Overview:
RNAcentral holds the full RNA, with entries from ENA. A computed fold for a 328-nucleotide part of an RNA from a Candidatus Falkowiibacteriota bacterium, annotated as large-subunit ribosomal RNA, domain IV. Rfam family: Bacterial large subunit ribosomal RNA. Rfam links the family to the GO terms ribosome and structural constituent of ribosome.
Context: one part of a larger RNA
RNA sequence: UCUUCGUUAAGGAACUCGGCAAAACAGCGACCGUAAUUUCGAGAUAAGGCCUGCCCUCGCAAGAGGGCCGCAGCUAAAGAGCUCAAGGGACUGUUUACCAAAAACAUAGCUCUCUGCUAACUCGCAAGAGGAUGUAUAGAGGGUGAUGCCUGGCCAGUGUCCGAACGUUAAGAGGAGAGGUUAGUCGCAAGACGAAGCUUUGAAUCCAAGCGCGGAUGAACGCCGGCGAUAACUAUAAUCGUCCUAAGGUAGCGAAAUUCCUUGUCGGGUAAGUUCCGACCUGCACGAAUGGCUUAACCACUUGGGCACUGUCUCAACGAAGUACUCG
Numbered sequence: 001u002c003u004u005c006g007u008u009a010a011g012g013a014a015c016u017c018g019g020c021a022a023a024a025c026a027g028c029g030a031c032c033g034u035a036a037u038u039u040c041g042a043g044a045u046a047a048g049g050c051c052u053g054c055c056c057u058c059g060c061a062a063g064a065g066g067g068c069c070g071c072a073g074c075u076a077a078a079g080a081g082c083u084c085a086a087g088g089g090a091c092u093g094u095u096u097a098c099c100a101a102a103a104a105c106a107u108a109g110c111u112c113u114c115u116g117c118u119a120a121c122u123c124g125c126a127a128g129a130g131g132a133u134g135u136a137u138a139g140a141g142g143g144u145g146a147u148g149c150c151u152g153g154c155c156a157g158u159g160u161c162c163g164a165a166c167g168u169u170a171a172g173a174g175g176a177g178a179g180g181u182u183a184g185u186c187g188c189a190a191g192a193c194g195a196a197g198c199u200u201u202g203a204a205u206c207c208a209a210g211c212g213c214g215g216a217u218g219a220a221c222g223c224c225g226g227c228g229a230u231a232a233c234u235a236u237a238a239u240c241g242u243c244c245u246a247a248g249g250u251a252g253c254g255a256a257a258u259u260c261c262u263u264g265u266c267g268g269g270u271a272a273g274u275u276c277c278g279a280c281c282u283g284c285a286c287g288a289a290u291g292g293c294u295u296a297a298c299c300a301c302u303u304g305g306g307c308a309c310u311g312u313c314u315c316a317a318c319g320a321a322g323u324a325c326u327c328g
Stems, first nucleotide, its partner, number of pairs: 002322007010314002014312001019309001027052001029051001031049002037042001039146001053068006069073001074079001081307007088299002093105002109144007121130003148293003152224003157221002159217005166212003172206002177201005184193003225243005252286001253283001264280005
């Protein structure tokens, strides 16, 4: 010096990204006493106060009376710090074995789709197996995520489902017709024509799904405007005009885990507050099961404030054990 500990005047978070670390609180012992809120279960050991040893007598006990010692009686060890608000996730649970425990995953609840049993779905080339020795109050898959109040508009695009008149349409069927070859016929010849057969093609016509076409469907994928003008101060615009669209964002929330400008503006808290809380709404770029907004309880979650407490700090000092180092 370092590691692990101990103590510290006065102050008490001034430290720091942040009370990180440490200190403090300390007996689900007795008694008293406990708020907002609430799903009436809780919150709650809320908070806060006070008592506590040993011996004798009485008493079933609870306890009452008397006595003893100490600075100190739950005398050692062990054994909760508390609180006010906000965000997120309802909760218990699960997770990156070995840098992440969380607001991520799951969850009960809600909802959509498929499935009538040789079920759908999954594994397998198949046999077969699971589903299930189950049967729609069942099984499988997708989404959302307790509860409470709710879940708006758009079916133009994409998807899914239903429909079958018409259009398009494959293989296949069909075989009008055309070509090649040549027995033969004609011809003096050159050559022309050319049956059957074989062969190369081949029109019409018939013909499925699909697509086109018609409809339905959003707790399917998704999407949910612009410009201009207008009220007896000003400002603003209930209102009007116009363009476009499938329809132009409803309720609720909102500088938010979302707000760029931005430390927005106002209020609160502080002597002083880019964080925090309450509002406003000008939402760059919230928004309704890709759920919206609340919400008691819960949380090794995140953020802000306070009490208590302290070597975190002002500002450092001393000590213990071990270790480095020096000497031996």